[in-house]
Context: one part of a larger RNA
RNA sequence: CUGGGCGUAAAGGGUAUGUAGGCGGGUUUUUAAGUCAGAUGUGAAAUCCCAUGGCUCAACCAUGGAACUGCAUUUGAAACUGAAAACCUAGAAUAUGGAAGGGGCAGAUGGAGUUAGUGGUGUAGGGGUAAAAUCCGUAGAGAUCACUAGGAAUACCGAAAGCGAAGGCGAUCUGCUGGUACAUUAUUGACGCUAAGAUACGAAAGCGUGGGGAGCAAACAGGAUUAGAUACCCUGGUAGUCCACGCCCUAAACGAUGAAUGCUAGUCGUCGGAAAGCUUGUCUUUUCGGUGAUGCAGUUAACACAUUAAGCAUUCCGCCUGGGGAGUACGGUCGCAAGAUUAAAACUC
Numbered sequence: 001c002u003g004g005g006c007g008u009a010a011a012g013g014g015u016a017u018g019u020a021g022g023c024g025g026g027u028u029u030u031u032a033a034g035u036c037a038g039a040u041g042u043g044a045a046a047u048c049c050c051a052u053g054g055c056u057c058a059a060c061c062a063u064g065g066a067a068c069u070g071c072a073u074u075u076g077a078a079a080c081u082g083a084a085a086a087c088c089u090a091g092a093a094u095a096u097g098g099a100a101g102g103g104g105c106a107g108a109u110g111g112a113g114u115u116a117g118u119g120g121u122g123u124a125g126g127g128g129u130a131a132a133a134u135c136c137g138u139a140g141a142g143a144u145c146a147c148u149a150g151g152a153a154u155a156c157c158g159a160a161a162g163c164g165a166a167g168g169c170g171a172u173c174u175g176c177u178g179g180u181a182c183a184u185u186a187u188u189g190a191c192g193c194u195a196a197g198a199u200a201c202g203a204a205a206g207c208g209u210g211g212g213g214a215g216c217a218a219a220c221a222g223g224a225u226u227a228g229a230u231a232c233c234c235u236g237g238u239a240g241u242c243c244a245c246g247c248c249c250u251a252a253a254c255g256a257u258g259a260a261u262g263c264u265a266g267u268c269g270u271c272g273g274a275a276a277g278c279u280u281g282u283c284u285u286u287u288c289g290g291u292g293a294u295g296c297a298g299u300u301a302a303c304a305c306a307u308u309a310a311g312c313a314u315u316c317c318g319c320c321u322g323g324g325g326a327g328u329a330c331g332g333u334c335g336c337a338a339g340a341u342u343a344a345a346a347c348u349c
Base pairs, nucleotide, nucleotide: 004320005319006318007303008302012317014201015200016199017198021194022193023192025088026087027086028085029084030083031082033081034080035077036076037075038074039073040072041071042070049065050064051063052062053061054060091191092188093187094186095185096183097182099180103177104176105175106174107173108172109171110154115149116148117147118146119145120144121143125136126135162169163168206247207246208245209244210243211242215241216240220236221235222234223233258316259315260314261313262312263311266294267293268292269291270290271289272288273287274286275285276284277283278281298305299304322349323348324347331342332341333340334339
């Protein structure tokens, strides 16, 4: 390299948009670049292959043939691919209509609770644990009532339920805004699929500047436990967690399952839209889209997957090639840094 693979054995890029490239619906006509057929020229000799012959055989040598699967020119064919023209509507998109939703951004507002402060009542404990102690408290704690301050999170509803490309999204209201499914016909007429590079987004932690800081809490301190205890448990507690702006770009970023299209038994839920029917209801039937459970065929090493495939096929991208060394070194790119990304070899089993 090929072959073979990528749910769990090595292997799907964290996600999307999209450039080049690759691939691409139906009909008719033309063309003849690819494709196919014929002819001509050329394809040195030797070699290889076949036949015959010569050295006693063989190796070797000689003669003849075939072959040299290629290239060029030329004559044709027109199914397929390409190209040109015209058309179509099943893909795709748009319009119209009502619909659901924690989709996103900004602003305003609310209540419960924790903590702190002030004042009242009130007196000796409180807290914590398996048990304790550190700790708080007669300078009046804890408890209880009232008021005040401030920050963070939004109980119930809440659900193998919803929305989003993924990360993710949950109090209420308002404004702006993205996407989705369904229905009716109408419009455009292949405008499509995938996607190297590129661009955008990307939990948590971390970084920079400025705010904020109630609770929680790396580090740290103390108390316990223990042989020790740099831990688990307890009392404290700083970064951080929160906000604004700018970076970082990684995760078991998981469905450990790339995207798109077509085909392939059922049964039972649930969410959203629509249609028909009547007995007008928390109804019945049907249908489209999402999301689950179970289960044939088929697949699978098994587990399991099974119309949301890991089944049967097609197109495009990414990735794998024994374990360790190593996702490391060196170099490049990016970053304020932390580091990220790209990515070996020697050696060893």

Description:
Predicted 3D model of a 349-nucleotide part of an RNA (small-subunit ribosomal RNA, central domain) from a metagenome. Model confidence (mean pLDDT): 88 of 100.